[in-house]
RNA sequence: GAAAACCCCGCGGGAGAGACUCUGAAGCAGUGAGAUCGAUUGCAUUACGCGGUCAAGAUGACUGAAUUUGGAGCGCCGAAGGUGCAAAACAGCCCUGAACCGCUCAGGCAAAAAGGACCGCUGGGAUUGA
Numbered sequence: 001g002a003a004a005a006c007c008c009c010g011c012g013g014g015a016g017a018g019a020c021u022c023u024g025a026a027g028c029a030g031u032g033a034g035a036u037c038g039a040u041u042g043c044a045u046u047a048c049g050c051g052g053u054c055a056a057g058a059u060g061a062c063u064g065a066a067u068u069u070g071g072a073g074c075g076c077c078g079a080a081g082g083u084g085c086a087a088a089a090c091a092g093c094c095c096u097g098a099a100c101c102g103c104u105c106a107g108g109c110a111a112a113a114a115g116g117a118c119c120g121c122u123g124g125g126a127u128u129g130a
Base pairs, nucleotide, nucleotide: 006125007124008123010121011120012119013118018074020073021072022071023070024069025068026067028064029063030062031061033059036056038054039053040052041051042050043049075109076108077107081105082103083102084101088096
């Protein structure tokens, strides 16, 4: 006292798969009902009252949607994590035994966000020692 390889932070890149179906709630929009109150007007009247129009309006119903969220169902993806194993080796068996391969527990499935194996770069760490 270098490079390669290893680990960490940061930055950049980074795929795949339902804007699926049903249902509850909230919010948004529209439509109808409507206690109550006000204005105006017609009829009737000893008195009580009945109806129309306009405005406000507690409460409640229905419809819609590519808004949010909870639940259920079916379908799908795999590159966080997890899990499984071949060749090899051995007298033989057991153990060991990789992945971007399989499984799909977990995770994910419009865009956005988040995540993301892996790749590149700066810096740092430890190790080796040209």